[in-house]
Context: one part of a larger RNA
RNA sequence: CGUACACGGUGGAUGCCUAGGCAGUCAGAGGCGAUGAAGGACGUGCUAAUCUGCGAAAAGCGCCGAUCAGCUGAUAUGAGGCGUUAUUAGUCGGCGAUAUCCGAAUGGGGAAACCCGGUGUAAAUUUUACAUCAUCAUUAGGUGAAUCCAUAGUCUAAUGAAGCAAACCAGGGGAAUUGAAACAUCUCAGUACCCUGAGGAAAAGAAAUCAACCGAGAUUCCCUUAGUAGCGGCGAGCGAACGGGGAACAGCCCAGAGCCAUCAUCAUCUUUCAUAUCAGGAGAACGGUCUGGAAAGUCCGGCAAUAAAGAGUGAUAGCCUCGUAUCCGAAGGUGUGUUAGUUGUGAGCUCGAUGAGUAGGACGGGACACGUGAUAUCCUGUCUGAAUAUAGGGGGACCAUCCUCUAAGGCUAAAUACUCCUGACUGACCGAUAGUGAACUAGUACCGUGAGGGAAAGGUGAAAAGAACCCCGGCAAGGGGAGUGAAAUAGAACCUGAAACCGUGUACGU
Numbered sequence: 001c002g003u004a005c006a007c008g009g010u011g012g013a014u015g016c017c018u019a020g021g022c023a024g025u026c027a028g029a030g031g032c033g034a035u036g037a038a039g040g041a042c043g044u045g046c047u048a049a050u051c052u053g054c055g056a057a058a059a060g061c062g063c064c065g066a067u068c069a070g071c072u073g074a075u076a077u078g079a080g081g082c083g084u085u086a087u088u089a090g091u092c093g094g095c096g097a098u099a100u101c102c103g104a105a106u107g108g109g110g111a112a113a114c115c116c117g118g119u120g121u122a123a124a125u126u127u128u129a130c131a132u133c134a135u136c137a138u139u140a141g142g143u144g145a146a147u148c149c150a151u152a153g154u155c156u157a158a159u160g161a162a163g164c165a166a167a168c169c170a171g172g173g174g175a176a177u178u179g180a181a182a183c184a185u186c187u188c189a190g191u192a193c194c195c196u197g198a199g200g201a202a203a204a205g206a207a208a209u210c211a212a213c214c215g216a217g218a219u220u221c222c223c224u225u226a227g228u229a230g231c232g233g234c235g236a237g238c239g240a241a242c243g244g245g246g247a248a249c250a251g252c253c254c255a256g257a258g259c260c261a262u263c264a265u266c267a268u269c270u271u272u273c274a275u276a277u278c279a280g281g282a283g284a285a286c287g288g289u290c291u292g293g294a295a296a297g298u299c300c301g302g303c304a305a306u307a308a309a310g311a312g313u314g315a316u317a318g319c320c321u322c323g324u325a326u327c328c329g330a331a332g333g334u335g336u337g338u339u340a341g342u343u344g345u346g347a348g349c350u351c352g353a354u355g356a357g358u359a360g361g362a363c364g365g366g367a368c369a370c371g372u373g374a375u376a377u378c379c380u381g382u383c384u385g386a387a388u389a390u391a392g393g394g395g396g397a398c399c400a401u402c403c404u405c406u407a408a409g410g411c412u413a414a415a416u417a418c419u420c421c422u423g424a425c426u427g428a429c430c431g432a433u434a435g436u437g438a439a440c441u442a443g444u445a446c447c448g449u450g451a452g453g454g455a456a457a458g459g460u461g462a463a464a465a466g467a468a469c470c471c472c473g474g475c476a477a478g479g480g481g482a483g484u485g486a487a488a489u490a491g492a493a494c495c496u497g498a499a500a501c502c503g504u505g506u507a508c509g510u
Base pairs, nucleotide, nucleotide: 001509002508003507004506005505006504007503008502009501015495016459017458020430021429022427023426024425025424026423027422028421029419030418031164032163039102040101041100042055043054044053046078049075050074051073061096062095063094064093065092066091067090070082071081072080107116108115109114117133118132119131120130121129122128123127135161136160137159138158139157140156141155142154143153168199169197170196171195172194173193179186183233209216210215220247221246222245223244224243230238231237251411252410253409254355256351257350258349259348266344267343269341270340273337274336275335276334277333278332280328281327282326286301287300288299290297302319303318310322311321312320360384361383362382363381364380365379366378367377370396391406392405393404394403395402446453447452466494469481470480471479472478
């Protein structure tokens, strides 16, 4: 040095586990904000730090309700307190109070969490306390230039707005990579992205619609028609509709006069009742034996079940615990429906009326599945420009006939889309290199001037019973005894403990 065997070290794979995730289903909620939000800074404890809570009234204050013998949030002990049958400590729910400073931030400024003011009131004699003072829009009023009347301006009051937020929605703008095996029309795509605005949905919506000589009867969504008809350097590709079947269904008002009536409808506020929700309450039924550290396992004999969903308990529990089925429950708040009322709106009938720089046209664009094509239809930048129901639009060039509808005003629930968020439940989803980036002090540490990038890191044991005491050592580290424990090769670098890698012992070989 090698081989074999045995025993170790190192290392942290594997197995088992789950405190966290992922994907859904059904419900709820779909906003918060000048009554100062979202998000922060700084404080706040017997407290040095971090998290959680809270705000100078600061892990909290008041009232109401529920619950309760324990409590004083976590790491995290301890100290000192509070409370124990009640005038209720603590906990939970509802309604209030307080709520520093920054932040739309709004008295002015500003390098966010800081600096500096005006006015009024009240105390007071150093000054302090409280309140108030931004901008814009609308409405009302006062005042009022150049400039006579006026207007602009300016002032005051009231009301509103602003900012944040995951997706969904509507509108205004709007790429390129890419594909076409190059590339320019085309495609990607009206996508990404930017801006504006709104709602719990939004948008659309009661035919100047389709159809085809039969008829249908607002809109939206799904299945189909159908990858069809078509469009297309007829390339790549793009791609309907009619019709059929479903989901859900709802219709109305103004552009005006008369008559008539006092209540149809809708909205606001209040109210009756019901219901849901925001704390909770009751809630069945088991013992022994054996093994074992431990019984829920074995054996024996019982019981309950509108409860065999689930979880926990020293191994696998219907009957030990929490629960579960089922039933009950609110002083107060909120939602929905309903009854009655208040305020506003205006119901019904008759007769009228029927949306003009519009429809259409020309040129240039855009949208329609449709790239200008034989191209209808819709929108409109420029220029034009009708008719008035004896009228007008459409039926894919255009004309006639026929059919059908009535533009140039407006409102409208449901079926549909989404999930930052709440609750319940589910999974041939993951199980710590997986599953969220994050099971842990995680958007942390760390990196970057910055926009931004962005980790690693889970497991003693049933219970700390976390090793008193002794010894070696430096009053170490580490170890040896002793003790605990079922186990300490479970000893905190702690479940299991693979391999690489490093040793010790024995045997053999050289």